Small-subunit ribosomal RNA, 3' major domain from an uncultured bacterium, 473 nucleotides, folded computationally.
It matches the Rfam family "Bacterial small subunit ribosomal RNA".
Context: one part of a larger RNA
């Protein structure tokens, strides 16, 4: 100097404590460990690995494993000869099945007629390729402390030096935020603001959005004139700044109250992550130094695995029921998405889906029924009208192909489960809870992911105690 301390002294922090709601107990979906296997690819490993990489493994993807092929290669570059193709369509071979071989059709372009262009095959080797190692040789990116308020510098000054000061003190603040004192006295990353969004207004501007008045139509529908008031949309502004009043406070910072305002003391939320920690992670995004492989550790290709199954774990989803289930009836969103798409109307099926084929590159049209809500019935505390695992059976889609291994849909079947031991999580307000919509990824596949809104609490005495962290000693 720093760090650590069951030393001190000051503060924050869903830490705790006050509350809610859940995991640990059951089904089941998922990772992950373990076994198992020809392989069950490879990588994440305390907090910060385990619904992670993977926003989506039937084939492909795919790195594994079997079997069968290939060797200038499945990709580039160059060189020498030869052809005029490549490609697309049909047929034969070949094999257990593909890759492989090969035949026939139909096929370039410029040209000084040498050739050039482009493409293929042979052959040379120089290379190609390698998801093989090595994040402990490395860029880059990205977790963590941690949006924690800290990291330094110059000049001066003080110390032989290391280094100190400044950054410490008193106040204060979400903040090394700010004021005041001070051998400092400035300034840099960071704090804060500028940045998006959201809470009000005002102009502007009004179509595909909207409908107050006039008018027209009608079973009804802004359906049509028609207007742009309102709502909405989407630009520009304005608006908040301890301005203002009163207290305290050191006629500082500030802090508590009030007024006015849609909003009040950073308004709510995102983006934004300082010097560095962990030889953190990633050589398998990608890139790269070395090391290894080169008829193979490179490629093609069929089939299978990554989806196994005695158990362990983590993360969910779905229950145990009446604040509930079922039937019937009727209400009100926001986001987003749609051309190899989204697909109304109408018909057909119990459904799943078909069928059709209108409209719309979408403020227009479609997907589109929001649901929980409300009203009406009904069930009577029960392993049931509760739960739905699980199995048979017939069917639906998408794909070449759903058996190893898809999702749905009917009809049958109805397991465990009656609120969870020790333990442990998440939340402070439009938040937990609860409800559903929607996008990505996608030929199919959603209980994840990522967004949207809709209903909507309880509860914080306080800092003693656990657990991080901040200052001074």
């Nucleotide at each position: 100097u720093g760090a650590c301390g069951g030393g001190g002294g000051c503060c924050c922090g869903c830490a705790c404590a006050a509350g809610c709601g859940g995991u640990g107990g059951a089904g089941c979906a998922u990772g992950u460990g373990g076994u198992u296997u020809a392989a069950u690819u490879c990588g994440a490993a305390g907090c910060a690995a385990c619904g992670c990489g993977a926003a989506g493994a039937a084939c492909c993807u795919u790195a594994c494993c079997a079997g069968a092929u290939c060797u200038u290669g499945a990709c580039a570059u160059c060189u020498u000869u030869c052809u005029g193709a490549a490609g697309u369509a049909c047929c034969c071979u070949a094999u257990a099945a593909a890759a492989u071989g090969g035949g026939u059709a139909u096929g370039u372009c410029c040209u000084u007629c040498g050739g050039g262009a482009c493409a293929g095959a042979a052959a040379u080797g120089a290379c190609a390729g390698g998801u093989g190692g090595u994040g402990c040789a490395u860029g880059g990116u990205u977790g963590u402390c941690g949006u924690c308020a800290g990291c330094u510098c110059g000049u001066g000054u003080c110390g032989u030096g290391a280094g100190a000061u400044g950054u410490u003190a008193g106040g204060u603040u979400a903040a090394g935020u700010c004021c005041u004192g001070u051998a400092a006295c400035g300034a840099g990353c960071g704090c804060a603001a500028c940045c998006c969004u959201u809470a009000u207004g005002u102009u502007u501007a009004g179509u595909a959005g909207c409908c107050a008045g006039c008018g027209g139509g009608g079973a009804a529908a802004g359906c049509c004139g028609g207007g742009c008031a309102c709502u909405c949309u989407g630009a520009a502004c304005a608006g908040a700044c301890u301005g203002c009043c009163g207290u305290g406070g050191a006629g500082a910072a500030c802090a508590c109250g009030g007024a006015g305002g849609a909003a009040g003391g950073c308004g709510g939320g995102g983006a934004u992550g300082a010097c560095g920690u962990c030889a953190a992670a990633u050589c398998a995004u990608c890139a790269u130094g070395c090391c290894c492989c080169u008829u193979a550790u490179g490629a093609u290709c069929u089939g299978g695995g990554c989806u196994a199954c005695a158990c362990a774990c983590g993360u969910g989803c779905u229950a145990c029921a009446a604040u509930g289930g079922c039937g019937g009836a009727u209400a009100c969103a926001a986001a987003g998405g749609g051309a190899a798409g989204c697909g109304a109307a109408g018909g057909g099926g119990a459904g799943a889906c078909c069928u059709g084929g209108a409209g719309c590159g979408a403020a227009u049209c479609c997907g589109a029924g929001a649901a929980a809500g409300u009203c009406c019935g009904u069930c009577c505390c029960a392993g049931u009208u509760c739960g739905g695992a699980u199995u048979g059976u017939a069917g639906u889609c998408u794909g070449c192909a759903a058996c190893u291994c898809g999702a749905c849909u009917a009809c049958a079947u109805g397991a465990a489960g009656u609120u969870g031991g020790a333990a442990u999580c998440g939340c402070u307000a439009g938040u937990a809870a609860u409800c559903g919509c929607a996008g990505a990824u996608c030929a199919g596949c959603a209980u994840g992911c990522u967004g949207c809104g809709g209903u909507g609490a309880a509860u914080a005495c306080g800092u003693u105690c656990c657990c991080g962290g901040g200052c001074c000693u």